[in-house]
Source information
RNAcentral holds the full RNA, with entries from ENA and SILVA. Small-subunit ribosomal RNA, 3' major domain from bacterium endosymbiont of Onthophagus Taurus, 478 nucleotides, folded computationally. Model confidence (mean pLDDT): 84 of 100.
Context: one part of a larger RNA
RNA sequence: UGACGGGGGGGCGCACACACGGUGGAGCACGUGGUUUAAUUUGAUGCAACGCGAAGAGCCUUACCUACUCUUGACAUCCACAGAAAUCCUUUAGAGAUGAGGGAGUGCCCUCGGGAACUCUGAGACAGGUGGUGCAUGGCUGUUGUCAACUCGUGUUGUGAAAAGUUGGGGUAAGUCCCGCAAAGAGGGCAAACCUUAUCCUUUGUUGCCAACACGUAAUGGUGGGAACUCAAAGGAGACUGCCGGUGAUAAACCGGAGGAAGGUGGGGACGAGGUCAAGUCAUCAUGGCCCUUACGAGCAGGGCUACACACGUGCUACAAUGGUAAAUACAGAGGGCAGCAAGAGCGCGAGCUGGAGCCAAUCCCACAAAGUUUAUCGUAGUCCGGAUUGGAGUCUGCAACUCGACUCCAUGAAGUCGGAAUCGCUAGUAAUCGCGGAUCAGAAUGUCGCGGUGAAUACGUUCCCGGGAAGGGUACA
Numbered sequence: 001u002g003a004c005g006g007g008g009g010g011g012c013g014c015a016c017a018c019a020c021g022g023u024g025g026a027g028c029a030c031g032u033g034g035u036u037u038a039a040u041u042u043g044a045u046g047c048a049a050c051g052c053g054a055a056g057a058g059c060c061u062u063a064c065c066u067a068c069u070c071u072u073g074a075c076a077u078c079c080a081c082a083g084a085a086a087u088c089c090u091u092u093a094g095a096g097a098u099g100a101g102g103g104a105g106u107g108c109c110c111u112c113g114g115g116a117a118c119u120c121u122g123a124g125a126c127a128g129g130u131g132g133u134g135c136a137u138g139g140c141u142g143u144u145g146u147c148a149a150c151u152c153g154u155g156u157u158g159u160g161a162a163a164a165g166u167u168g169g170g171g172u173a174a175g176u177c178c179c180g181c182a183a184a185g186a187g188g189g190c191a192a193a194c195c196u197u198a199u200c201c202u203u204u205g206u207u208g209c210c211a212a213c214a215c216g217u218a219a220u221g222g223u224g225g226g227a228a229c230u231c232a233a234a235g236g237a238g239a240c241u242g243c244c245g246g247u248g249a250u251a252a253a254c255c256g257g258a259g260g261a262a263g264g265u266g267g268g269g270a271c272g273a274g275g276u277c278a279a280g281u282c283a284u285c286a287u288g289g290c291c292c293u294u295a296c297g298a299g300c301a302g303g304g305c306u307a308c309a310c311a312c313g314u315g316c317u318a319c320a321a322u323g324g325u326a327a328a329u330a331c332a333g334a335g336g337g338c339a340g341c342a343a344g345a346g347c348g349c350g351a352g353c354u355g356g357a358g359c360c361a362a363u364c365c366c367a368c369a370a371a372g373u374u375u376a377u378c379g380u381a382g383u384c385c386g387g388a389u390u391g392g393a394g395u396c397u398g399c400a401a402c403u404c405g406a407c408u409c410c411a412u413g414a415a416g417u418c419g420g421a422a423u424c425g426c427u428a429g430u431a432a433u434c435g436c437g438g439a440u441c442a443g444a445a446u447g448u449c450g451c452g453g454u455g456a457a458u459a460c461g462u463u464c465c466c467g468g469g470a471a472g473g474g475u476a477c478a
Base pairs, nucleotide, nucleotide: 001478002477003475004474012467013466015462016461020425021424022423023422026317027316028315029314030313031312032311033310034308035307042053043052064303065302066301068299069298070297073126077125078124079122080121082119083118087104088103089102090101091100092099093098108115109114128292129291131290133288137286138285139281140280141279142277144275150187151186152185154183156163157162168179169178170177194269195268196267197266199237200236201235202234203233204232205231209226210225213224214223215222240263243257244256245255246254247253319419323378324377325376326375327374328373329372335366336365337364340359341358345354346353347352385416390411391410392409393408394407395406396405432454433453434452435451436450437449438448
C1' cells in the first nucleotide's frame, strides 16, 4: 500500500421488514445428474450451469453407434493424357452409397495450333479433422454492476516503499455539486447527447378519417363530397429547480406551493470505466504448438441423441362456486403474408377438405381477442372439479410419422381437497390475471421474444440476514 475480521461507528440496495402471488406436495412438459446402452455425440457446474449453446433431433441436421464402401479423396490450387461439359431416356445387382451396361446429344471464343469452363483417369505436392489444449491465444460474452468508482502529468511532502490531489464540513441517484484545504488542473466513467412514450402547434391528406350538407341501403364512409376530429408521418414547442415561500452557511441543496399534459433523472430502452474470477467459448469464426493421414478424413443405410429403480432445477395444468358448463353479447395493440396469407360459398360432429374472390398490403387476408357483461344450470361431492393414462376411429405435414410428430372425435377418467423444513419474484399501469402475434419452421412450444385488456395491496422503518461502496482503529496474510 492492499486484502481480511463471527471488530466498532455511519450510508445504500425488493437486502430485511410490511403486503401480494408463487416454488417445495400432485400429474405432465423441458433441462441436468445418475444409471443403462452398440451409441445413448458434445459443451455449460455456487451466485454468474441446469426451457442454457439448441430461434425448434422422424430422414437431413448429427458431431455418436452398427453394417457396407472410398483413398489426391465430399471441398481448393498446380501438372499430364483423353473427352466438350451438361442434360435426357433406359436395363440390371444392391439397403443405399455404388457397380456393370445400352441409347440420344453437341454449344462459346478462335490466328484452326488451341483456349475458357466442366468431366474421367494417373502421379504427387497437398486436401481434410465438430481430434486435444480456452492453463499457449485473438475475437466475442458473462459477472462484480448502471455499482460510483479508476487514474494521469506538473508542483509539493517523505531517505524510501509511497502520500497528497481523491481526505474534511454539507449535499446528491452519482468523485453530482458547494465550501474549505499544498495543491492547481486534466482524462476515462456519472450526467447529457440518441430512440420511444406522455401534451400541444404547423404542414400534408391516401389505402386512413366522417363533424356539417346531399343521395342511398335491411345494414355498413356505401356514394357525391369534406379537411373539422381520430390517425399517419415530417418539422417545431414544451421541463430548466425557470417562478413563489420556507430551511440552510449569504452556498450547494432540500421541503412546500403555483402554473402545467407532464416536476425535480417525468416513464421505458440503448449505452457497461479501470480491474476481478488462469470465469465461459479451439463445437460460430480465426489461430500457435501437438496429434490422425487406406483414417481421428469422406460417402451411405439403419439405429441413437426420445432409454429409466431414481435425484435436482425451470415451467404448464389443477385441486374448484371470485368457479365449471350452455346460450347471447362488447371492447385491443403489435405483428406476419407470393414455393405465401387466403375471404365469401359448399362438404364434414370436428381436426380439416373442395374451390378460389382479393392482396407484394393504412386497401385484401391471417383474425372470432380472451378475461368482461347478461341469462340459465350445477350445490360442496373426488363432483357437471381435475384432466393424466389407455382403447378405438380419423385429419394434416412430409419420400417416410414403428422406434419418434402435432391435432380431432368417441370412450376411459389416475393423482390431486392448497402442499414440511426451506426458498423465489415484486414498489404502479408494477404484481396478479386474460388473451393475441412473431422468429425458428415442410411439420412439430407449456420455451423464448414482443403486444395490448383488466388491474391491486403494502413500505412503520434500518435492530437483524445478504451484497456493493467510503473513512478511521487492529492483524499470525501478500